[in-house]
């Protein structure tokens, strides 16, 4: 270079074109003598970068970047 997958919160995944959610973890509080389990609540300002199309874009379309893998 060619072909297909993939990048979304501290980690792992989700999300017919219509509020960006879920497990775990965190950080408070409630239970407890005390940790732990359990139950409430919060935060994390998150959609790789740019550009179209759209009333509206993680999602569709063009470009670039980085991972993985296939053929050569």
């Nucleotide at each position: 270079g060619g072909c297909g997958g993939g990048a979304u919160a501290g980690a792992g995944c989700a999300a017919c074109g219509g509020u960006a959610g879920c497990u775990c973890g965190c950080c408070a509080g409630g239970u407890u003598c005390a940790u732990g389990u359990c139950c409430u609540g919060g935060a994390a300002c998150g959609u790789g970068a740019a550009g179209g199309u759209u009333c509206g874009a993680a999602u569709c379309c063009u470009u670039c970047u980085c991972c993985c893998g296939c053929a050569a």
Predicted 3D model of a 72-nucleotide RNA (transfer RNA) from Planctomycetes bacterium GWF2_42_9.
Rfam family: tRNA. From the family's description: Transfer RNA (tRNA) molecules are approximately 80 nucleotides in length.
The RNAcentral record of the sequence draws on ENA.
Its mean pLDDT, the model's own confidence on a scale to 100, is 83.